[in-house]
RNA sequence: CGAGUCGGCCAAGCAGUCGCUGUUAUUUAUUAAUAAUGGAGGAAAGUCCGGGCUCCAAAGGGUAGAGUGCCAGGUAACACCUGGGGGGCGCGAGCCUACGGAAAGUGCCGCAGAAAAUAAACCGCCGGUUAUUCCGGUAAGGGUGAAAAGGCGAGGUAAGAGCUCACCGCACCAAUGGUAACAUUUGGUGGCAGGGUAAACCCCACUCGGAGCAAGACCAAAUAGGGAAGUCGAUAGCUUUGCCUAUCACGCGUGACCCACGUGACUUCCGGGUAGGUUGCUUGAGGUAUGUGGCGACACAUAACCCAGAUGAAUGACUGCUCACGACAAAACCCGGCUUAUCGGCCGACUCGUUCU
Numbered sequence: 001c002g003a004g005u006c007g008g009c010c011a012a013g014c015a016g017u018c019g020c021u022g023u024u025a026u027u028u029a030u031u032a033a034u035a036a037u038g039g040a041g042g043a044a045a046g047u048c049c050g051g052g053c054u055c056c057a058a059a060g061g062g063u064a065g066a067g068u069g070c071c072a073g074g075u076a077a078c079a080c081c082u083g084g085g086g087g088g089c090g091c092g093a094g095c096c097u098a099c100g101g102a103a104a105g106u107g108c109c110g111c112a113g114a115a116a117a118u119a120a121a122c123c124g125c126c127g128g129u130u131a132u133u134c135c136g137g138u139a140a141g142g143g144u145g146a147a148a149a150g151g152c153g154a155g156g157u158a159a160g161a162g163c164u165c166a167c168c169g170c171a172c173c174a175a176u177g178g179u180a181a182c183a184u185u186u187g188g189u190g191g192c193a194g195g196g197u198a199a200a201c202c203c204c205a206c207u208c209g210g211a212g213c214a215a216g217a218c219c220a221a222a223u224a225g226g227g228a229a230g231u232c233g234a235u236a237g238c239u240u241u242g243c244c245u246a247u248c249a250c251g252c253g254u255g256a257c258c259c260a261c262g263u264g265a266c267u268u269c270c271g272g273g274u275a276g277g278u279u280g281c282u283u284g285a286g287g288u289a290u291g292u293g294g295c296g297a298c299a300c301a302u303a304a305c306c307c308a309g310a311u312g313a314a315u316g317a318c319u320g321c322u323c324a325c326g327a328c329a330a331a332a333c334c335c336g337g338c339u340u341a342u343c344g345g346c347c348g349a350c351u352c353g354u355u356c357u
């Protein structure tokens, strides 16, 4: 100097004039005025996960179903994050990972090929045999294919074959290291289940009530105390004869079914009224700074700080200057993540290549 990899920050700025809105204070004719101060994002988006909060509601167990899937940590929790392990990609810095089980079972692997699991004999090799036909043996060589009874070498054989042996591979066991996943120029046993696929069905382990701020609470007002149909039974007990008590049945109870529990009323159709106000509503698993601990995610301690709460929906319009010439783009109960979109600018660390000293 060039090419890359990873991480962090910003997201037009400043000034003026007018306008909107929350809070506080003062005044007032409480209809409002003045002053101070705050007022859309890194994704506010998607509604994909996890919760806080509210209600069902006193709320248990099981089956089905759904989700997750290497190990250890972090967190309120998670399918998220951090650090490791296995596998793959890259010269490398680094990146990806839907990563439990194929020796429980079932399914699938087109075409080609003899044959793709109840696995095999097309060419070839050997023998009967001198040759052809035919018969027998073989799976080492060749062909087909993504994949064909593990690889290489030696022995052995009529020709071959783990048939035998050494090494490698594979499976299991032990030892060592590690919390573990796992690893090993380690040791032993075994001729050894032919492969792939579970992002196929399945098996295994763990987790799982539901509805949602249009949840919920309060106030005010209005209406028709509306009409029709259906289920509500039986048995026993009592000094009490009762809308009593108990059992079974029936109905209802915010995922399905069953049991349990609670409860005594519930289901369907037609018709009418209201849909107004207050609250929930922003101080929170809060951000920032410093210190300590930790490889890290993060945790703890201290300090000061308050940082949108609209409700047909507030943050807008105009002017001037500057330069990085502004992309993607607007809160609606709140928070932690993930994913998607995106103009440009700045900072740090690391890798590779070239040149010079």
Stems, first nucleotide, its partner, number of pairs: 001353010012322007020039008041328001045339002048337005053212004060259004065208005070084005085099001086097004100203002105201002107197003122142002124138005150168002153165003169192001170190005175184003216279004226270006233248005238242001250264004286305001288303006323326001
A computed fold for a 357-nucleotide RNA from a Gammaproteobacteria bacterium, annotated as Bacterial RNase P class A. It matches the Rfam family "Bacterial RNase P class A". Rfam's curators write: Ribonuclease P (RNase P) is a ubiquitous endoribonuclease, found in archaea, bacteria and eukarya as well as chloroplasts and mitochondria. Its family is annotated with ribonuclease P activity, tRNA processing and dimeric ribonuclease P complex in the Gene Ontology. It is recorded under the gene name rnpB.